Background:
A computed fold for a 1521-nucleotide RNA from an uncultured prokaryote, annotated as small-subunit ribosomal RNA. Rfam family: Bacterial small subunit ribosomal RNA. Gene Ontology terms of the family: ribosome and structural constituent of ribosome. RNAcentral holds the sequence, with entries from ENA.

[in-house]
RNA sequence: UAGUUUGAUCCUGGCUCAGAACGUACGCUGGCGGCGUGCUUAACACAUGCAAGUCGAACGCGAAAGUUCUCCUUCGGGAGAGCGAGUAGAGUGGCAGACGGGUGAGUAACACGUGGGUAAUCUGCCCCUAGGCGGGGGAUAACCACUGGAAACGGUGGCUAAGAAACGGUGGCUAAUACCGCAUAAGACCACGAUCCUUCGGGAUAGUGGUAAAAGUCUUCGGACACCAAGGGAGGAGCCCGCGGUCGAUUAGCUAGUUGGUGGGGUAACGGCCUACCAAGGCAACGAUCGAUAGCUGGUCUGAGAGGAUGAUCAGCCACACUGGUACUUAGACACGGACCAGACUCCUACGGGAGGCAGCAGUGGGGAAUAUUGCGCAAUGGACGAAAGUCUGACGCAGCAACGCCGCGUGGGUGAAGAAGGCCUUAGGGUCGUAAAGCUCUGUCAGGUGGGAAGAACCUUGCCUUUAUGGCAACUGACGGUACCAGACGGUACCACCAAAGGAAGCACCGGCUAACUCCGUGCCAGCAGCCGCGGUAAUACGGAGGGUGCAAGCGUUGUUCGGAAUUACUGGGCGUAAAGGGCGCGUAGGCGGCCUGUCAAGUCUGAUGUGAAAGUCCGGGGCUCAACCCCGGAAGUGCAUUGGAAACUGGCAGGCUUGAGUUCGGGAGAGGGAAGUGGAAUUCCAGGUGUAGAGGUGAAAUUCGUAGAUAUCUGGAGGAACACCAGUGGCGAAGGCGACUUGCUGGGCUAAUACUGACGCUGAGGGGCGAAAGCGUGGGGAGCAAACAGGAUUAGAUACCCUGGUAGUCCACGCUGUAAACGAUGAGUACUAGGUGCUGCGGGUAUUGACCCCUGCGGUGCCGGAGCUAACGUAUUAAGUACUCCGCCUGGGGAGUACGGUCGCAAGACUAAAACUCAAAGGAAUUGACGGGGGCCCGCACAAGCGGUGGAGCAUGUGGUUUAAUUCGACGCAACGCGCAGAACCUUACCAGGGCUUGACAUCUUGGAAUCUUUUUGAAAGAUUUGAGUGCCCUUCGGGGAACCCAGUGACAGGUGCUGCAUGGCUGUCGUCAGCUCGUGUCGUGAGAUGUUCGGUUAAGUCCGGCAACGAGCGCAACCCCUAUCUUUAGUUACCAUCAUUUAGUUGGGUACUCUAGAGAUACUGCCCCGGUUAACGGGGAGGAAGGUGGGGAUGACGUCAAGUCCUCAUGGCCCUUAUGUCCAGGGCUACACACGUGCUACAAUGGUCGGUACAAAGGGCUGCAAGACCGCGAGGUGGAGCCAAUCCCAAAAAGCCGGUCUCAGUUCGGAUUGGAGUCUGCAACUCGACUCCAUGAAGUUGGAAUCGCUAGUAAUCGCGGAUCAGCAUGCCGCGGUGAAUACGUUCCCGGGCCUUGUACACACCGCCCGUCACACCACGAGAGUUGAUUGCACCAGAAGUCGUUGGGCUAACCCUUCGGGGAGGCAGGCGCCUAAGGUAUGGUUGAUAACUGGGGUGAAGUCGUAACAAGGUAGCCG
Repeated sequence: UAGUUUGAUCCUGGCUCAGAACGUACGCUGGCGGCGUGCUUAACACAUGCAAGUCGAACGCGAAAGUUCUCCUUCGGGAGAGCGAGUAGAGUGGCAGACGGGUGAGUAACACGUGGGUAAUCUGCCCCUAGGCGGGGGAUAACCACUGGAAACGGUGGCUAAGAAACGGUGGCUAAUACCGCAUAAGACCACGAUCCUUCGGGAUAGUGGUAAAAGUCUUCGGACACCAAGGGAGGAGCCCGCGGUCGAUUAGCUAGUUGGUGGGGUAACGGCCUACCAAGGCAACGAUCGAUAGCUGGUCUGAGAGGAUGAUCAGCCACACUGGUACUUAGACACGGACCAGACUCCUACGGGAGGCAGCAGUGGGGAAUAUUGCGCAAUGGACGAAAGUCUGACGCAGCAACGCCGCGUGGGUGAAGAAGGCCUUAGGGUCGUAAAGCUCUGUCAGGUGGGAAGAACCUUGCCUUUAUGGCAACUGACGGUACCAGACGGUACCACCAAAGGAAGCACCGGCUAACUCCGUGCCAGCAGCCGCGGUAAUACGGAGGGUGCAAGCGUUGUUCGGAAUUACUGGGCGUAAAGGGCGCGUAGGCGGCCUGUCAAGUCUGAUGUGAAAGUCCGGGGCUCAACCCCGGAAGUGCAUUGGAAACUGGCAGGCUUGAGUUCGGGAGAGGGAAGUGGAAUUCCAGGUGUAGAGGUGAAAUUCGUAGAUAUCUGGAGGAACACCAGUGGCGAAGGCGACUUGCUGGGCUAAUACUGACGCUGAGGGGCGAAAGCGUGGGGAGCAAACAGGAUUAGAUACCCUGGUAGUCCACGCUGUAAACGAUGAGUACUAGGUGCUGCGGGUAUUGACCCCUGCGGUGCCGGAGCUAACGUAUUAAGUACUCCGCCUGGGGAGUACGGUCGCAAGACUAAAACUCAAAGGAAUUGACGGGGGCCCGCACAAGCGGUGGAGCAUGUGGUUUAAUUCGACGCAACGCGCAGAACCUUACCAGGGCUUGACAUCUUGGAAUCUUUUUGAAAGAUUUGAGUGCCCUUCGGGGAACCCAGUGACAGGUGCUGCAUGGCUGUCGUCAGCUCGUGUCGUGAGAUGUUCGGUUAAGUCCGGCAACGAGCGCAACCCCUAUCUUUAGUUACCAUCAUUUAGUUGGGUACUCUAGAGAUACUGCCCCGGUUAACGGGGAGGAAGGUGGGGAUGACGUCAAGUCCUCAUGGCCCUUAUGUCCAGGGCUACACACGUGCUACAAUGGUCGGUACAAAGGGCUGCAAGACCGCGAGGUGGAGCCAAUCCCAAAAAGCCGGUCUCAGUUCGGAUUGGAGUCUGCAACUCGACUCCAUGAAGUUGGAAUCGCUAGUAAUCGCGGAUCAGCAUGCCGCGGUGAAUACGUUCCCGGGCCUUGUACACACCGCCCGUCACACCACGAGAGUUGAUUGCACCAGAAGUCGUUGGGCUAACCCUUCGGGGAGGCAGGCGCCUAAGGUAUGGUUGAUAACUGGGGUGAAGUCGUAACAAGGUAGCCG
């Protein structure tokens, strides 16, 4: 930088990715070379070999095999001598084994780093200087003998698996550069006094006295190397100090040799290092002590840097060497390949006793994700010893293994389009792999073969020659050069030449976004993927495969870790009103910070110099391997530390001064500031009495409750407690909590004005101590009202609540505790600065006035509005959230959790402090647009209301559910499914069921061969199967043949599917809704989503119009344009009409076109006119005229969108599925079933009616497979027959209600007609399942319909009939037509739906939303837990190995001394004793881990239970304690 919280936005904030790196590991793959690197785990255990020896020029001893000679011989051999050989070998002695090599357990420490100190020290080998090295003595190992060890000198033979090992004891011989006296002593050391210097600690100098040395070997005889004492150097080591680098305070106190002193001891050396005594100190909030972790550094990785992480390889230091302890030797060790002891472990054993220590190099086992050869060589470099040759050297140099890393090279180059084959995709045309391949041609790196073939070698030693050094010469010695000799592990390697040959050499990951790269198939929330977001439920660029592509490449991915990105711990470089975050408040300690002037110091600061900051590394320059990696040389850097010279502005120290910060003094004034005592009235309640009577009280409505024992109400008197109405005010006071009647006294603070004084006395404030609402606790009072708990009554599905009636703690007082609140301005304190306007409050000043008011003005406090600035926005804004400074507190994703454990406090409740495991990818802030609200405002609609008529009850019709069935085909399901698809299921339709058939098919195209067509038999329910006979036509012709139609047979491409998916789709449709809305361009505002416009004031049916306005315009909608209807004019008059004339039964005919009517064209209505209201507007109200008046009535017309609404069964269509069946044909059945439930209707229940008779008036339609008149027949349905009509002509056709007259008289009826019986008619191939109608007979339910619910505002409802589509037939349905023809609307409170504005929101799948807690189940981590079991550590005590030290030393005793030679002494050794002390033991604590019956909460888990707490006024506002 990016992804991820949202519908979208900005912010906060976490999670995640892209980068680099690694001692890596794993998966797939693997050609070569160079240079590096390679047990990160078990400091686990180790077989085997090697890793430290060397010196004969320090010393003594000293073989053997073999061989030669002589002698002997039992011929087997034996003895002696020589050579082997002073060799091998062990021993004494010297030097080295303290280096080199390994590891990182321990260690938080002067261990390390850095800079100093050592006047407090040591130093073998090496170098320099100047000296010395005389003369004696006694032992001892080796060796020999004896012997222990059951069995040991050695050899041979036999036997056996095998004759322990390690180690000793006694006696004797011997050498030295081993050991011991003596001599000598320049110097050293010790003692004494003296002088000088000094950092006062001490040092230096000379003097006197005392003490301590030595070794020889070789020799070319010159000397060389050793040795002793001393001085100096170099290098090394010890000790001390300043500073620096981890975490935890849920570790706050630690310490007895502890801190200091004196004496003594000890050390190379200072020192409590040790000891005796004395004193009581020492360390610690600038973090002692304790716990955890860790080797430290140069460096390494990362990063722009500052930082962060790390401490492999290389280098410096430290520590360790099986574990613990101890010392010895030494110049140096408390010693990796030395010693002693203890312990664990392993091995050997004859069971008595012994041996061992790979964290050296290889290697083995084990652990582990994981790390190599039991290689070669001392040729080089380095080391030990030696005079040297040389020996030793798993240090080292090389090789081997490993793509573990870095670097380099290759796997070929050119040409080549028929764009081959093949794969994949495809819209079937093509595209792509792809110049890629093949083919042609070229080159030769690497690998392979043949041949040649280095550098790395410098030394050393020896021989010869030469030059040079100090001023010269000689000798010697050294050095340089030359020559000769010796010597290569790697290795016949690097490198070179030649040969042949494109031949032997490419993979891995990824392709949804981040992130470069896309298609097909398979799969179907499966299998799987996943770093985050997230993919997968039948069209997956996200899974698996394929093709293609992208990236890197002998590698590529994955995992893990570190830094980065992360400004996400913020020094550089963050924050705290609402996102996480200001302590509840003040006082004040330490600390931090601090006014003006002068002088001084120089700690900080700045500057210069010097030393140091190892090498390697990094960086720069140069060079060497063909380049690079790698290596070499030089430089820079190393921001640090120390010493020193200087500066003096600032900070600081010291000294002096100042007044403005701060404080003090006099006056004035405000106030619910605090605490104490007293006083007062109103009200509630209670008590007593009076009056008075039936209710009171309470609620949404009630009840519990009180009341005839007299309540409530009212009056009088009394008691008691608590609180103080009005005043009262974003008024006052206080640090906050908080404070409200009045009076008195006590007391704190602030303000104002004025003078004087002090002279920085200040600000903040970790700890600390104090105050601190309500509730709560303790003790004692008090108790009127109110009121947790509790009881009762209601409400409710329940109601442990909300409401009501009661009611105890408590509320009040005193004293003590608690110490928390949404203790909030969610805003720490202080100082300074930075536009204004306007209130309130306290105190002043000025002008003027008698005074007050008014006006101007200063200081303090407290509000509102608002600019700049700030802010994510909201907002804030001199009372800052602005600009700066000082100090304190706090934050670092959500949950777990303010929880657990621990600690402190508390009587308790609990408070303070305060985690982790685990889990999620978010949690959050502000604002935006919607949606929603049992939020608000305005408005509309047959939405309610006002009315009329219905539905819901009955019977029937019809649709649906359910049930049934072989099947009852399918679809439609709130409004917006249910007389819907269906404008009409007996067959057909038909898709369903059972059965019978067919398989290129019922239908289409192509192809092959036959011609069509007619006729016949059998069988069958039919479809069909089977079968007989006749027959060659039509068109063209080049006479070969070709073509068209139809039918049959065959082949395969294909047909076919009302099979699935309406959640893959098109189209069409429903719905909100004929609601008034939905948007855009430009501009403006806003970081942005967005806003503005479209809001506002009016108005309208309307976003209709007007006015205003940071908007101005525009589009889709509204309206209008279109159709019907109402009026008129005109044109035209047949099939229409008939006023006038004639005529008829009849507009029948003549005639006419005036009227009606028909159907073309026009006109008319526009708030145009008047009045009023209104803003002079829009518009509204009224009126005139008019057929019609304010869109006249009706229709068509349906914005952006919503509902994954409906339809794959109208049609079209992607994908999937079936293909002798899910296709197709046939006959039969079913869709018509029927305990039941619902919707929509019809007919009714009757008298506004039924019935009978008479009589009148429509409109709109339809008619040739048709409508059918008149006539005749039938009671009728209908039949016979057929005039007329392709229709303003004829027919259907009778309109009905109505009107007139009769009858019925309130009944289950002359209402009602269901049901059933019988008889018929019509249609049709056919009315059984299952048609309609007619007649006769039958005559059910039903007497106006519960809860609930529907339609309608005028030619409407209601009521009456008529027609049409579909249709052979079938309508109560649907679509139309006219006739008769009402009632009511106060109004918008309420129900429903909708529109606009506003408000709240935790909703956005949008309230059918979201969401909380218990319970049940599963899993996970954690707490507690009677305990159990480890680790570690403290204290007390017991015991005590080895060992040092002390002491003793009666036993033993070479050197020296004495000696009477017996011995004695000095000294020493063994042994004993003591102090200290490791492991061990006993007892008791601390810390920490594992585990545990049971238990506690927590977290997680698509569809469990109970409720509904929160989000809207969330239905009782919510929240904090």